[in-house]
Context: one part of a larger RNA
C1' cells in the first nucleotide's frame, strides 16, 4: 500500500410537544393466584396571607387595572430536553496500592588484579671535614594522588555507520595507568523517596519526579471520524451579552405543524418630514488680491510731551475672488413613512415544536483607516459566489448572460460573436501607415483627417534670389579700451523708399558678417493660434512572446443597415414527480442546492405464523446472464455447491463503510 472481515446517536428513568389508541372523567403503584382507589392528574379561580369565590386582588372607591370565568386522562410510538460514560476513538495529568538497586548512583563486608622500562626523596654507611653539629662528595637506599607505555579503565578528534554489523558501534589516532586505581561476589538506601567529586545525573534501552495494576470509558469549550435509497422546503457567517470573542445565551435567518388575516411583495399616483450630494458664503471658521487705514514699529522734534513723516506689519470696514466632515439663508435624486388604485398563497403575521448559524469572499457604489498603496483593513449598500451547474471572458470560486426534473442529431433567442483553427456575413461612409490595433503617465511632435473664428494678400503678400540698410556718432557716463553689440543712464535729430543711439555672431578695441527697415524681381495664395479623431515618441528585466495561436492593412478602428451561429434560458414533442390558493379541466404552478428540517422507502440479523409451503426428481451460499423498478434493490434461466429452509403479515434490533497516522487476518 491493496483487499476480506469488525468499527460510532444506544438503553434506563423524568418531562415537554405532536401523533396514534382506550375511556369520558382517566389510570393504577408496590404486591399477586385472584385482588389492591392508597396515590397522582382532571373536576374553580384570586390574593404574600387570613380569606372570599365565578369572580377574586390592588383600592376610600360603585371609577380603573391584573389574573381568572374551566376538559381532560392512561398506554404506545417520534421527537427534544434533564440525570446518568451518553455518537466514536484520543491526552498530558492527578491520587491510591504493589513491584524493582540482576542495568545504574553511593555505601557497606569479603576476594581479586595492575608486562616492562625511567626519574633517584628520606633514611643509612664510608671518606675527608667539624671542638662537637653543621655542610658537602660517593655510595646505598627505593620514596610518589612521579614520568614513558600494553593488560585494564576511560572517551579528546575525524571518518564510516544513520531501514548500521551494533536502539552509540567500527577504524585511526587520544587521556589514565599504585591510586580520589580497576574489578569479582553477596549485602544496604524506593518514588511526595533514594542516590548523586551536582550534569536535573542515575534509579533494568523509561526520569522536573520509575514501573505496574486500580480510581477510570477522569476530564478534553480541542483534532478526526460517524456506514442504504428517492422526495419536498432550505438558512447563516450580523446585532447584543459573556473571564467573552476558533466557545455559549437571546434576537436574526431555516423547516414542521396549526390558526389568521386581503392584509404581503411588486408597479403607479398622491400626501409626507428632511438637510446628504451639488451649491453657497449671510453665519461659524478658514484664505488671494485692491482701497481707507484704529493700533504698533522707523523716524524728524521736545527736558518730557504735544505736533509731524514714513518703503514697513497691521485691527476694522469697503470692492472682487476661493476653500469647509465637525460652516448652512436656500437645496435635490434615492431612500423611508402613510394612503389610494392595481396586484394576488411560492404570500404576511401570529402560536407550538425544533435546526443549523454567528471565521465570509469577490464586483460595483458611498465612506473611515493607509500612501485617494494592497488579492490591505473597516462600516453602509447592491449583486454573486458561498450553497449554482450551462454559455462568454484563450484557460479564470465572487465579472457578463443566465437559474440544471427527466428524454429529444427539433426551433428560438441571451452575453458574446461570424478569415483558418472554431458554429456563424454581409453591404455603406470615414479615419488609422502606427502591426497602432494587440500593456502605461507628465511631458513633447512641421504625423495626418475634421470644425470654427483672425491677421495680411493683383495698391502683388508669405518664400527665396538682386540692391540698399545712411548722417550726426566713437551719444553721454565708465573703462587699459567700451567705437551699434561688458555694464549704466538717455534713446533724440538729419537725410530718406528705408535704415534700432541697434536682432545675432564676431574683434583686445576697430574691422567684418547677419537682422529689423525699404526698394526690384517673381506671381497665388499665406501667417500665427484655438476645438477636435486617429496616430507617433516618452516605453529598461532577468529561459523565448503583452492578439489564444495562424495569420491580418483589414480579419483594425469610428458610425450606419440588414442578416446568421449561440446556453442545460424560452418553445416545440414526449414522460415522471411536487402542491391544492384560484379552479375541476388529461388545469394551473412547482421540482440547482452545503449546514439544516420535514415525509417515503430499499435491504441486513433474528423472533411469531413456523422448522411451515417447498427442498438429494438439489435448500442457502456463490458465478454469470436475460428481465423487472425512479432508486436503495429484486429477480427467472444456465453453472456450481450439496442440506437446509422462504414468500407474505407483523414484532425486535449488536442494521448497510472509502476515509477515524482506525482495527485485525492476508498477499
Nucleotide at each position: 500500500g491493496c483487499c476480506g472481515g469488525c468499527g460510532a446517536c444506544u438503553u434506563a428513568u423524568a418531562a415537554g410537544u405532536a401523533a396514534u389508541g382506550g375511556c369520558a372523567g382517566g389510570u393504577u403503584a408496590a404486591c399477586u393466584u385472584a385482588u389492591g382507589a392508597a396515590g397522582c392528574c382532571a373536576u374553580a379561580g384570586c390574593g404574600a396571607a387570613a380569606g372570599c369565590g365565578a369572580g377574586u386582588c390592588a383600592a376610600a372607591a360603585u371609577a380603573u387595572g391584573g389574573c381568572a370565568u374551566u376538559u381532560g386522562u392512561c398506554u404506545u410510538u417520534a421527537u427534544u430536553u434533564a440525570u446518568a460514560g451518553a455518537c466514536c476513538c484520543g491526552a498530558a495529568c492527578c491520587c491510591g496500592g504493589a513491584u524493582g538497586a540482576u542495568c545504574u548512583a553511593a555505601c557497606c563486608a569479603u576476594g581479586a588484579c595492575c608486562a616492562g622500562g625511567g626519574u633517584g626523596a628520606a633514611g643509612c654507611u664510608u671518606a675527608g671535614g667539624u671542638a662537637a653539629c653543621a655542610g658537602c662528595a660517593a655510595g646505598u637506599g627505593g620514596a610518589g594522588g612521579c614520568c614513558c607505555g600494553a593488560a585494564c579503565c576511560g572517551a579528546c578528534u575525524a571518518a564510516u555507520g544513520u531501514u548500521g554489523a551494533a536502539a552509540a558501534a567500527u577504524u585511526a589516532g587520544c587521556g589514565g595507568a599504585u591510586g580520589a586505581g580497576u574489578u569479582g561476589u553477596g549485602g544496604u538506601u524506593a518514588g511526595g523517596g533514594g542516590u548523586g567529586a551536582a550534569a536535573u545525573g542515575c534509579c533494568a534501552a523509561u526520569c522536573g519526579a520509575a514501573u505496574u495494576c486500580g480510581g477510570a470509558g477522569c476530564u478534553a469549550g480541542c483534532u478526526g471520524g460517524u456506514u442504504c435509497u428517492c422526495c419536498c422546503c432550505g438558512a447563516a457567517a450580523u446585532g447584543u451579552g459573556u473571564u467573552u470573542u476558533g466557545g455559549c445565551g437571546c434576537a436574526g435567518c431555516g423547516g414542521u405543524u396549526a390558526a389568521u388575516u386581503u392584509u404581503a411583495a411588486a408597479a403607479u399616483u398622491u400626501a409626507g418630514g428632511g438637510g446628504u450630494a451639488a451649491a453657497g458664503c449671510a453665519c461659524u471658521g478658514u484664505u488671494u488680491c485692491g482701497g481707507u487705514g484704529c493700533g504698533g514699529g522707523c523716524u524728524a522734534g521736545u527736558a518730557a510731551a504735544a505736533u509731524g513723516g514714513u518703503a514697513c506689519c497691521a485691527a476694522a470696514u469697503c470692492g472682487a475672488g476661493g476653500c469647509a466632515a465637525a460652516c448652512u439663508a436656500a437645496g435635490a435624486a434615492u431612500a423611508c413613512u402613510a394612503a389610494a388604485u392595481u396586484g394576488g398563497a411560492c404570500a404576511u403575521u401570529u402560536a407550538a415544536c425544533u435546526a443549523g448559524u454567528a471565521a465570509g469572499a469577490c464586483u460595483g457604489u458611498g465612506g473611515g483607516g493607509g500612501a485617494u498603496a494592497a488579492g490591505c483593513u473597516u462600516c453602509a449598500u447592491u449583486g454573486u459566489c458561498a450553497a449554482g451547474a450551462g454559455g462568454g471572458a484563450a484557460a479564470c470560486a465572487g465579472c457578463c448572460c443566465a437559474g440544471a426534473u427527466c428524454a429529444u442529431u427539433a426551433g428560438u433567442u441571451a452575453a458574446g460573436g461570424c478569415c483558418c483553427c472554431u458554429a456563424a456575413a454581409a453591404a455603406u461612409u470615414g479615419c488609422u501607415a502606427a502591426g497602432u490595433g494587440c500593456g502605461a503617465a507628465a511631458g513633447g511632435c512641421g504625423g495626418u483627417g475634421g470644425g470654427a473664428a483672425u491677421g495680411c494678400u493683383u495698391a502683388a503678400a508669405c518664400a527665396a534670389c538682386c540692391a540698399g540698410g545712411a548722417g550726426g556718432u566713437u551719444u553721454g557716463c565708465u573703462u587699459a579700451g567700451a567705437a551699434g553689440c561688458a555694464g549704466c543712464a538717455a534713446u533724440c535729430c538729419u537725410u530718406u523708399a528705408a535704415a534700432g543711439a541697434g536682432u545675432g555672431c564676431g574683434u583686445a578695441a576697430u574691422a567684418g558678417c547677419u537682422c529689423a527697415c525699404u526698394g526690384g524681381u517673381c506671381g497665388a495664395g499665406u501667417a500665427a493660434g484655438c476645438c477636435u479623431g486617429c496616430a507617433c515618441c516618452g516605453a529598461a528585466a532577468a529561459u523565448g512572446u503583452a492578439c489564444g495561436g495562424g495569420a491580418c492593412u483589414a480579419a483594425g478602428u469610428a458610425a450606419u443597415u440588414u442578416g446568421c451561429c449561440g446556453a442545460a434560458g424560452c418553445u416545440a414533442u414526449g414522460a415522471g414527480a411536487u402542491a391544492a390558493a384560484a379552479u375541476a379541466a388529461c388545469u394551473u404552478a412547482u421540482c440547482g442546492g452545503u449546514a439544516g428540517g420535514g415525509g417515503a422507502g430499499c435491504g441486513u440479523u433474528c423472533u411469531g405464523u413456523u422448522g411451515u409451503a417447498g427442498g438429494u426428481u438439489g435448500a442457502a451460499g456463490c458465478g454469470u446472464u436475460a428481465g423487472u423498478g425512479a432508486a436503495a434493490a429484486c429477480g427467472g434461466g444456465c453453472g456450481u455447491g450439496g442440506a437446509c429452509g422462504a414468500a407474505g403479515c407483523a414484532g425486535a434490533a449488536g442494521u448497510g463503510a472509502g476515509a477515524a497516522u482506525g482495527u485485525u487476518g492476508g498477499c